[in-house]
Context: one part of a larger RNA
RNA sequence: UCCGGGGAGUUACCGUCGUCGGCUGCGGUUAAGGCCUUCCGGGCCGGAGCCGUAGGGAAACCGAGUCUGAAUAGGGCGCAGCUGCUCGUCAGAGCAGCAGGUCGGCGGCGGUAGACGCGAAACUGCGUGAUCUACCCAUGGGCAGGGUGAAGCGCGGGUUACACCGCGUGGAGGCCCGAACCCACUAGGGUUGAAAACCUAGGGGAUGACCUGUGGGGAGGAGUGAAAGUCUAACCAAACGCAGAGAUAGCUCGUUCUCUCCGAAAUAGCUUUAGGGCUAGCCUCGAGCCACUACGCACCGGGGGUAGAGAGACUGAAUCGGUCUGGGGGCCCUCCCAGGCUACCCUGCCGAACCAAACUCCGAAUACCGGUGCGACUACCUCGGGAGUCAGUCCGCGAGGGAUAAGCUUCGCGGUCGAGAGGGAAACAACCCAGACCACCGGCUAAGGCCCCCAAGCAUGGCUUAGUCACAAAGGAAGUGGGGUUACCGAGACAGCCAGGAUGUUGGCUUAGAAGCAGCCAUCAUUUAAAAAGUGCGUAACAGCUUACUGGCCGAGUAACCCUGCGCCGAAAAUGAACGGGAGUAAGCCAUGCGCCGAAGCCGUGGAAUACGUCCUCUGGGAGGACGUAUUGGUAGGAGAGCGCUGAAGACCAGAUACAAGGCGUACCGAAAGGAACGCUGCCGUGGGGUCUUCAGGUGAUUAUCCCGGA
Numbered sequence: 001u002c003c004g005g006g007g008a009g010u011u012a013c014c015g016u017c018g019u020c021g022g023c024u025g026c027g028g029u030u031a032a033g034g035c036c037u038u039c040c041g042g043g044c045c046g047g048a049g050c051c052g053u054a055g056g057g058a059a060a061c062c063g064a065g066u067c068u069g070a071a072u073a074g075g076g077c078g079c080a081g082c083u084g085c086u087c088g089u090c091a092g093a094g095c096a097g098c099a100g101g102u103c104g105g106c107g108g109c110g111g112u113a114g115a116c117g118c119g120a121a122a123c124u125g126c127g128u129g130a131u132c133u134a135c136c137c138a139u140g141g142g143c144a145g146g147g148u149g150a151a152g153c154g155c156g157g158g159u160u161a162c163a164c165c166g167c168g169u170g171g172a173g174g175c176c177c178g179a180a181c182c183c184a185c186u187a188g189g190g191u192u193g194a195a196a197a198c199c200u201a202g203g204g205g206a207u208g209a210c211c212u213g214u215g216g217g218g219a220g221g222a223g224u225g226a227a228a229g230u231c232u233a234a235c236c237a238a239a240c241g242c243a244g245a246g247a248u249a250g251c252u253c254g255u256u257c258u259c260u261c262c263g264a265a266a267u268a269g270c271u272u273u274a275g276g277g278c279u280a281g282c283c284u285c286g287a288g289c290c291a292c293u294a295c296g297c298a299c300c301g302g303g304g305g306u307a308g309a310g311a312g313a314c315u316g317a318a319u320c321g322g323u324c325u326g327g328g329g330g331c332c333c334u335c336c337c338a339g340g341c342u343a344c345c346c347u348g349c350c351g352a353a354c355c356a357a358a359c360u361c362c363g364a365a366u367a368c369c370g371g372u373g374c375g376a377c378u379a380c381c382u383c384g385g386g387a388g389u390c391a392g393u394c395c396g397c398g399a400g401g402g403a404u405a406a407g408c409u410u411c412g413c414g415g416u417c418g419a420g421a422g423g424g425a426a427a428c429a430a431c432c433c434a435g436a437c438c439a440c441c442g443g444c445u446a447a448g449g450c451c452c453c454c455a456a457g458c459a460u461g462g463c464u465u466a467g468u469c470a471c472a473a474a475g476g477a478a479g480u481g482g483g484g485u486u487a488c489c490g491a492g493a494c495a496g497c498c499a500g501g502a503u504g505u506u507g508g509c510u511u512a513g514a515a516g517c518a519g520c521c522a523u524c525a526u527u528u529a530a531a532a533a534g535u536g537c538g539u540a541a542c543a544g545c546u547u548a549c550u551g552g553c554c555g556a557g558u559a560a561c562c563c564u565g566c567g568c569c570g571a572a573a574a575u576g577a578a579c580g581g582g583a584g585u586a587a588g589c590c591a592u593g594c595g596c597c598g599a600a601g602c603c604g605u606g607g608a609a610u611a612c613g614u615c616c617u618c619u620g621g622g623a624g625g626a627c628g629u630a631u632u633g634g635u636a637g638g639a640g641a642g643c644g645c646u647g648a649a650g651a652c653c654a655g656a657u658a659c660a661a662g663g664c665g666u667a668c669c670g671a672a673a674g675g676a677a678c679g680c681u682g683c684c685g686u687g688g689g690g691u692c693u694u695c696a697g698g699u700g701a702u703u704a705u706c707c708c709g710g711a
């Protein structure tokens, strides 16, 4: 992992709502207990008690009223059965039905109980453990061999005597080397091992705080500990067994057949609250209500201070220019009074331009409120039963936070997904189109498309040359199309070529020099077709080259700028990829026209279900049929109708060649759960089985690291 079997909302009591039934409407019901009785199912007593029959008040208490209150006021909470028919002498009476009451059955939900199932880490009580291991006590045992050679002693030397020295002897030591024994430092192996700690080769201690046998001691918040939270029987920051015990688990996982109708939420407030709750909101079911109630549109009447805008309308912010007002500082002057200057500081006034969520002289669109009309036709609202939801997500728009970052975060309005399939976007919950009852080898469309992959396309006029199309900015560029402004131009422009480009003069100043060309000042005049007291290069200064300017040659447009369409560069990232690919110069882009394709959308045909309406049939609330209209995506969840399993009761049925359950196979039927039929098996002994109605439940499994067995 697979297969088979087992496996989770139950039961008791109390409460509440619904439904069905009994009695009642002049109330309902018994409990314990007792009597009777068969086939043990029951029948009859039993009225104690409970609910109801009156409420109000905190209560005393009062009572169809009562509480508050000074109140005979006002106010709060209460009181009066309803409908129909008949009779009636018009007071009323009777009958029927209903509301209401009560008891019981069933169903939904709540409470108390383990309360849908499995699951702790732990806590407490009583016991069991020191045969493992830590420490201690008692009594035993063990340590090959080799080495070193302390004290002491003896002899000799030596000393006044010691001391001291030498040679022997001696045999000390948590001494040395090294087996047994004990340990476990290193490496390799082993790691579903040979082994839940081992093997191999080395290593350390090896007369000691040594090792070891046997017996004994003390234990669970306790022991023991040369101390590591170590060890206390292979997992010890509190052992193990049983019990309290089904501890508790706002947590995780799981929770079993089918179909039909409706269908959410991820918000607010409060919460030792934030992944949990409660109430409200939103869903569902039942009942009531029938009011121009809710909703939509149009018109009419409203308030507002947002978007925008504004500033000589305030508050504040802020740039430039002018004017210099007022005050202060500095300098000068001054006996004082005064005065002068200032490129410093603050401030006033004038002009121009400008900004604001917490500015407003102004001020929309929307939204909201009220009224009227129309549409629509119960969708609204009220009461009651049952929920789920309280992690939301992306997109568009308006904002706050952030960096006018985030697939960021927090709000508001709307949409999608959530809980939504289908078509498009190559692929792609949240984008575009569109909301899937079923069937069809029928039709029309949406978004998006129509060269091939791949269903469907042509025409007209332009643009683009970049494979732009088919990612991107500031910025850059005689790319190219369209529109425009200004200037020059057959009295010849622009570009090019030829020629001229002079004179006073080397202007004056400055300077070593300054001659068009370091710098300063001025920038005249003359000759001219024209020519600067000189545009740039150049020289030490000159010279030289060149430009402006003029003529000639040439012969038609030229120059500068503005707006705009499409393109170019800018363009570097990690495997190879930025049209989906092929490919395309239209099969790209813009505009226009007419077609077509394209979805579960819409239509057609047939069928099913639900709701409502009308009619018909049977009738007991109700059921069935025909027609019409609308509807039938769906998670949590609400409501409804069914299928199957086991057993019980009643009625019925098949069967002697037995029948049947169970098992295997199969091409049948039904909208589903499911149900037949047939074949084989099952059979020498008998278990029983089926159909219908009603009832009862240990009633339905691909998932719980589920349990047991098997593979």
Base pairs, nucleotide, nucleotide: 001711002710003709004708005707006706011113012112013111014110015109016108017107018106019105020104021103022102023101024100027051028050029049033045034044035043036042055062056061065077066076067075068074081098082097083096084095085094086093087092116254117253119251123244124243125242126241127240128239135217136216137215138214139213140212141211142210143208145177146176147175148173152169153168154167155166156165157164181205182204183203185202186201187200188199189198220236222232223231257642258641259640260639261638262637267280268279269278270277271276281389282388283386284385285384286383287382288381293379295375296374297373298372299371300370301369302368308362309360310359315356316355319352320351321350322349323348326346327345328344329342330341331340332339392417394415395414396413397412398411399410400409401408422433423432424431437607438606439605440604442603443602444601448597449596450595451582452581453580457594458593459592460591461590462589463588469584475569476568479566480565481564482563483562484561485560486559487558488557496553497552498551499550500549502526503525504524507521508520509519532547536545537544608632609631610630611629612628613627614626615625616624617623618622643700645697646696647695648694649693650692651691652690653689662681663680664679665678666677668675669674
The part of an RNA shown here (large-subunit ribosomal RNA, domain II) has 711 nucleotides and comes from a Thermoguttaceae bacterium. Its Rfam family is "Bacterial large subunit ribosomal RNA". Gene Ontology terms of the family: structural constituent of ribosome and ribosome. Its mean pLDDT, the model's own confidence on a scale to 100, is 82.